[in-house]
Context: one part of a larger RNA
RNA sequence: GAUUGAACGCUGGCGGCAUGCCUAACACAUGCAAGUCGAACGCGAAAGGUUUCUUCGGAGGCCGAGUAGAGUGGCGGACGGGUGAGUAACGCGUAGGAAUCUGCCUUGCAGCGGGGGAUAACUCUGGGAAACCAGGGCUAAUACCGCAUAACCUUUACGAAGGAAAGCCGGGGACCUUUUCGGAGGCCUGGCACUGCGAGAUGAGCCUACGUCCGAUUAGCUUGUUGGUGGGGUAAAGGCCCACCAAGGCGACGAUCGGUAGCUGGUCUGAGAGGAUGAUCAGCCACACUGGGACUGAGACACGGCCCAGACUCCUACGGGAGGCAGCAGUGGGGAAUAUUGGACAAUGGGGGCAACCCUGAUCCAGCAAUGCCGCGUGUGUGAAGAAGGCCUGCGGGUUGUAAAGCACUUUCGGCAGGGGAGAAAAGCCCGUGAUUAAGAGUCGCGGGUCUUGACGUUACCUGCAGAAGAAGCACCGGCUAACUCCGUGCCAGCAGCCGCGGUAAUACGGAGGGUGCGAGCGUUAAUC
Numbered sequence: 001g002a003u004u005g006a007a008c009g010c011u012g013g014c015g016g017c018a019u020g021c022c023u024a025a026c027a028c029a030u031g032c033a034a035g036u037c038g039a040a041c042g043c044g045a046a047a048g049g050u051u052u053c054u055u056c057g058g059a060g061g062c063c064g065a066g067u068a069g070a071g072u073g074g075c076g077g078a079c080g081g082g083u084g085a086g087u088a089a090c091g092c093g094u095a096g097g098a099a100u101c102u103g104c105c106u107u108g109c110a111g112c113g114g115g116g117g118a119u120a121a122c123u124c125u126g127g128g129a130a131a132c133c134a135g136g137g138c139u140a141a142u143a144c145c146g147c148a149u150a151a152c153c154u155u156u157a158c159g160a161a162g163g164a165a166a167g168c169c170g171g172g173g174a175c176c177u178u179u180u181c182g183g184a185g186g187c188c189u190g191g192c193a194c195u196g197c198g199a200g201a202u203g204a205g206c207c208u209a210c211g212u213c214c215g216a217u218u219a220g221c222u223u224g225u226u227g228g229u230g231g232g233g234u235a236a237a238g239g240c241c242c243a244c245c246a247a248g249g250c251g252a253c254g255a256u257c258g259g260u261a262g263c264u265g266g267u268c269u270g271a272g273a274g275g276a277u278g279a280u281c282a283g284c285c286a287c288a289c290u291g292g293g294a295c296u297g298a299g300a301c302a303c304g305g306c307c308c309a310g311a312c313u314c315c316u317a318c319g320g321g322a323g324g325c326a327g328c329a330g331u332g333g334g335g336a337a338u339a340u341u342g343g344a345c346a347a348u349g350g351g352g353g354c355a356a357c358c359c360u361g362a363u364c365c366a367g368c369a370a371u372g373c374c375g376c377g378u379g380u381g382u383g384a385a386g387a388a389g390g391c392c393u394g395c396g397g398g399u400u401g402u403a404a405a406g407c408a409c410u411u412u413c414g415g416c417a418g419g420g421g422a423g424a425a426a427a428g429c430c431c432g433u434g435a436u437u438a439a440g441a442g443u444c445g446c447g448g449g450u451c452u453u454g455a456c457g458u459u460a461c462c463u464g465c466a467g468a469a470g471a472a473g474c475a476c477c478g479g480c481u482a483a484c485u486c487c488g489u490g491c492c493a494g495c496a497g498c499c500g501c502g503g504u505a506a507u508a509c510g511g512a513g514g515g516u517g518c519g520a521g522c523g524u525u526a527a528u529c
C1' cells in the first nucleotide's frame, strides 16, 4: 500500500447492488418448512336451512353434500433446504477404465384373456390415565394371489423347464343382449394408465494413474494381513465374506503413529513466480441429539421414516409413554460480534393431478445493520465596511476571511400531491385448420380471437407544490509524514507504531486558535499478502 463475513470509539442525509453466528455439531418454548390424486377404491358426517308427523320429549324427509373427514391404494417424502462435526481418504481434483443398476422421460417390438381369497375403513366387544392395543363380524380396488398366453427374458444336462399385466375417463351411427323402459353391457373409437423385452437419455455405484498440510523429540508396520484355488454375497469387479493352500504385502521416494484440516472452481495479495485462504455463488463429499442396525423402495442404511441402546427434556393414574431447529423465523447460552416469531406463490423451479388446482420458510420480495462496494446531496453566483467575535502581536498590525451577513438565483435528494411502464406469458373458453377415426363425437398439434391472473407496491419513472429550506464529521500537525503558534502543567499528569517526549518558555502531555488529510464516514484493534 492492498484486502476483510470483521469488531470497537466518535459521527451519521439519501439511493442502488451485495453481504450478515467466523464462537457452543450448545440446549431449544411457539408457528410454519411435503404433500397430492375422487379420472384407482369402499365408506361418509355436522352446524345451519326447509318441510312432514308429533304423546310436544322428539322422530323422519330434502338441501347442506357424495361436501368435510379419516381409511385402502398410487406417486412423491432419496429432490429442494441446512451444517462442516468427522475425514489426510480414491474424500476431493485432473485424466482414463470395465464387471454394473437406473423410477419418471424418449423410441422400437409384443401384449393387456379368464378367475379367486382376503383386509382396513365401518360396526360390536374388551383392555389402557394416555400413547395406543386385542378379539368377533361386513366390504371395495390400479391392494394381494393363482390360471392362460410368451414376441422376449432367465435357467439348461440342449431334451426341456420357469416367468407378466389393471384398469380408469371420454365419444359414437347402425346392429346385438338384457331391462324395473331410466338405463346397463356387447361392438367401434380416443386419451391416460398397466405388463414383458430391446435401445437411448439422465442419474448413480465401482476400479486405476497422478496431485493433495505439519511432526523422525513417531522407524519399523501388518495375520484377512499379501496372493492363489473353490465357493458365498452384491446391480456389479474384488478378502467384500468363508474354507483350504502358499508366506507374503508396506516402509528413509517417510510406512506406521501423533497433530491439524471438509476438497475444488475460486478469493485476497503480488509485476510475476509465489504466499495466504476456501464466507457469500457453483461442483463434489460427509453429517442430521450420540452410537448401532436394517426395512421399504428405481434410488436411503433415509434431517422433519422405523427399531435397539445411551444422555438430556417433557407427560403420567408410576403400570407406561412423547421428543430431536446443523430447515425458516424466533428464545436462552457462549461471544468483541452477526438480522424479522414479516408478505406472496405474481414470476422461476419442484412434488402430485387429465385438468382445474393444491402444496412449496425452495424461490421472489419486503424489514433490520454505513457491514462492504458504487452513486448523489448537504447549495450556486455575487459580496471588503476586509464587519463583529476569537486567536496571535514587535501594539503598527496580522489571521480566521469572500468566510459570514447582505443581495440575486436554483430545487437534486428528502417531504406532500397527481399520473404511471415492465416483470404476464401461459392455462381456460370460442373459431379455423392438420392428425387420429366409420365419424361433422372425442382427443392431440398449429394459427387467430377472447377472458382473466402482480407479493413487491404509497414500486421504478414522469409531472406539479413549498422552501436554502431537513442533511458534516473524524483523525492528525517532533522526525519517519502533509500540517505551528499561545496558554496550562513541571520526569507530575500524561503521550508513544519506531526513534523517543515531559525535571519552569514542551511545535511530542492537556486546552485553544490556526493548519493538513480523508469525507458519510474517519480512526483504532485484529488478520493476510
Base pairs, nucleotide, nucleotide: 001529002528003527004526006525007524008523009522010521013376014375015374016373017372018371019369020368021334026332027331028330030329031328032327035075036074037073040072041071043069048063049062050061051060052059053058082287083286084285091212092211093210094209095208096207097206100204101203105200106199107198108197109196110195111194113147115145116144122137123136124135125134126133127132152163153162154161155160167192168191169190170189171188172187175186176185177184178183213259214258215257220250221249222248225247226246227245228244229243230242231241232240262284263283264282265281266277267276268275269274289310290309291308292307293306312323313322314321315320340366342365343364344363348362349360350359351358352357379409380408381407382406389400390399391398392397413470415465416464417463418462419461423456428450429449430448431447432446433445434444435443436442473518474517475516476515477514478499479498480497484513485512486511487510488509494501495500
Predicted 3D model of a 529-nucleotide part of an RNA (small-subunit ribosomal RNA, 5' domain) from a metagenome. Its Rfam family is "Bacterial small subunit ribosomal RNA".